This is a predicted structure of a 74-nucleotide RNA (transfer RNA) from a Patescibacteria group bacterium. Taxonomically the source falls in Bacteria candidate phyla (Bacteria). It was read from a public genome assembly. It matches the Rfam family "tRNA". It is annotated as a transfer RNA. Its family is annotated with triplet codon-amino acid adaptor activity in the Gene Ontology. Its mean pLDDT, the model's own confidence on a scale to 100, is 80.

[in-house]
RNA sequence: GGGCCGUUAGCUUAGUUGGCUAGAGCGCUACAUUCGCAUUGUAGAGGUCGCCGGUUCGACUCCGGCACGGUCCA
Numbered sequence: 001g002g003g004c005c006g007u008u009a010g011c012u013u014a015g016u017u018g019g020c021u022a023g024a025g026c027g028c029u030a031c032a033u034u035c036g037c038a039u040u041g042u043a044g045a046g047g048u049c050g051c052c053g054g055u056u057c058g059a060c061u062c063c064g065g066c067a068c069g070g071u072c073c074a
């Protein structure tokens, strides 16, 4: 330098041949339970879906560029 794959909540990740509210587990907070802790139950907070631009009535999803990570080739 080139090819391919990935980037979604603090962590691990699902998702969609473009459309009605972006979800889960763990973690976190509050309450209940306990003498207390843990467990368990209930409720809740937390996401500009990597960044910029384009297409479209509409983009996490399609297209282009860039950044970062992984892998292969040189």
Stems, first nucleotide, its partner, number of pairs: 001073007010026004019057001028044005050066005